[in-house]
Parts: sequence; C1' cells; structure tokens
RNA sequence: GGGGUCUUAGCUCAGUUGGUUUAGAGCGCUUGCUUGACAGGCAAGAGGUCGAGAGUUCGAAUCUCUCAGAUCCCA
Repeated sequence: GGGGUCUUAGCUCAGUUGGUUUAGAGCGCUUGCUUGACAGGCAAGAGGUCGAGAGUUCGAAUCUCUCAGAUCCCA
C1' cells in the first nucleotide's frame, strides 16, 4: 500500500428480507425480602440516543459514503 471481518449496557454477546410505543439476554452493580450473620434464593431497579460524522428513506442498530479504532490475509 491492497483486501476481508468487527465496533450495541461495566464485561461477554444477540438483534442485519429497514417498520409498528418501548433496543434485549447472561454475568456484574444497586435496593428490598429471606438469615443471628454470610453465602444462596426470590423480587424490583439503575445503566446504552447501537464507534464519530454525513447521506438515502415516510421510517435506519440494520442500506450507502467518509473518518477512527481492533483483528486477520496479501504485498
């Protein structure tokens, strides 16, 4: 330098024939109940405008472009 894949909650990920009002799971975190206490169990809750920006569309996490980062292959 050329090409591929990925970037969604603190962590690991799901969600990609664009659609209904709300973006989800497990673990973790907070609170309550249970216990003499802890662990465990049960219940509830907080937390993300989907890497950044722009475009297409009535509508974008999902399509297109640019940039950034990670990783792999080729040179």